This is a predicted structure of a 90-nucleotide RNA (c-di-GMP-I riboswitch aptamer) from Pelotomaculum propionicicum. The prediction has a mean pLDDT of 89. Taxonomically the source falls in Pelotomaculum (Bacteria, Bacillati, Clostridia, Eubacteriales). It matches the Rfam family "c-di-GMP-I riboswitch aptamer". Rfam links the family to the GO term cyclic-di-GMP binding.
RNA sequence: UAGCGCUAAGGGCAAACCUGCCGAAAGGCGGGGACGCAAAGCCACAGGGUCUAAGGCGCCUAUCGGCGCUAUGAUAGCCUGGCCGCCGCG
Numbered sequence: 001u002a003g004c005g006c007u008a009a010g011g012g013c014a015a016a017c018c019u020g021c022c023g024a025a026a027g028g029c030g031g032g033g034a035c036g037c038a039a040a041g042c043c044a045c046a047g048g049g050u051c052u053a054a055g056g057c058g059c060c061u062a063u064c065g066g067c068g069c070u071a072u073g074a075u076a077g078c079c080u081g082g083c084c085g086c087c088g089c090g
Base pairs, nucleotide, nucleotide: 003089004088005087012037013036017032018031019030020029021028022027035077041083042082043081046080047079048078049075050074051073055070056069057068058067059066060065
């Protein structure tokens, strides 16, 4: 120290689901729980995808309200990319 994860050790994280809180929602955080993960560590102001639509805009409606579009919201456990890193192999 490029690359690799066949072996070992110490371990680490934690999907679904349940639950408390936050949020308009998507979703997030804490607790329980393990489907999986060699970066399932960090970055959403790098690009693409996906989810949501509070607000905004448009349309319908007598009203209540409904429908469509929209990210400035979310996802790093969707992909590519960037940064950093344990052990071993080499």